[in-house]
RNA sequence: CUACAUCCUGAGCCAAAACGGGUCGACUCAAGACCCUACGGGGGACCCAUUUUUUCGGGGCGCACGUAAAAAGGGAGCACUUUCCGCUCUAGCCCGUCAGCUGACCCCGUCGGCUUGGAAAGCGACGUC
Numbered sequence: 001c002u003a004c005a006u007c008c009u010g011a012g013c014c015a016a017a018a019c020g021g022g023u024c025g026a027c028u029c030a031a032g033a034c035c036c037u038a039c040g041g042g043g044g045a046c047c048c049a050u051u052u053u054u055u056c057g058g059g060g061c062g063c064a065c066g067u068a069a070a071a072a073g074g075g076a077g078c079a080c081u082u083u084c085c086g087c088u089c090u091a092g093c094c095c096g097u098c099a100g101c102u103g104a105c106c107c108c109g110u111c112g113g114c115u116u117g118g119a120a121a122g123c124g125a126c127g128u129c
Base pairs, nucleotide, nucleotide: 011115012114013113014112018037020036021035022034023033024032038110039109040108041107042106043105048100057098058095059094060093061092065073074090075089076088077087078086080122081121082120083119084118085117
């Protein structure tokens, strides 16, 4: 000097998944429980749609489809947006025979994983004069 690993702190990213607010708890603090807000998901009429389930079961979250498996193709991410090039991902889980859309209404989640390639245009912020 460079690379990697670990710890602490800070700033951010993917994702719906928030240093949000309050009450209880508690000597205090913390953990925890409950409620509210916010952001998401599901169920659920008339009308409309579908005529298709009846094991080849059916359905939901998610980018995660496609194939026997691949590939092509399609979809997703690359840190304000768009375009081009380039790189990467295309998992996993749940309901339990049952669900099209769907107002009122009802139910559920707020986990987890990471650290931002290049160019151009635009927008915005900060600093200086």

The RNA shown here (c-di-AMP riboswitch aptamer (ydaO/yuaA leader)) has 129 nucleotides and comes from a Bacillota bacterium. The organism belongs to Bacillota, within Bacteria.